[in-house]
Formats: sequence, C1' cells, structure tokens
RNA sequence: UCCUCGGUAGCUCAAUGGUAGAGCAUCCGGCUGUUAACCGGAGGGUUACAGGUUCGAGCCCUGUCCGGGGAG
Repeated sequence: UCCUCGGUAGCUCAAUGGUAGAGCAUCCGGCUGUUAACCGGAGGGUUACAGGUUCGAGCCCUGUCCGGGGAG
C1' cells in the first nucleotide's frame, strides 16, 4: 500500500429498508425467619465519525477513524 471481516446499552450479542431488542449486570418490588436462589418490573442508546440514496437507513453507497485476519 492492497484485500477481507467487524464497530449497536456497563459487558456479550441480535435486529432480511418500516416502533432499536435479548441475556448478564445495576436499581425497585414480590417470595423467604434471614441471605442466596427464583419471579415481576424499571432505568440505561448521537447504532464509531461525516456525507449521500430513499417517503423511510443499524441495514444500501462514498470517505475517514479504530480493531482482527490475509497478501506484497
């Protein structure tokens, strides 16, 4: 320098162009003599950044940044 995969909640990851979700964690409540376990609920998001296409973009296109892998 080139090719390829990835970047979404505190963490691990979903989401076939049409309301951004789950598990764990945190907080609140239930249950229990108490804790743990179990059950219910709540809070938490500039979808890496900037543009473009579209009625509508996490998703498609372009550039940039960061990380993994590969080629020279």
The RNA shown here (transfer RNA) has 72 nucleotides and comes from a Clostridia bacterium. The prediction has a mean pLDDT of 82. It matches the Rfam family "tRNA". Gene Ontology term of the family: triplet codon-amino acid adaptor activity. Taxonomically the source falls in Clostridia (Bacteria, Bacillati, Bacillota).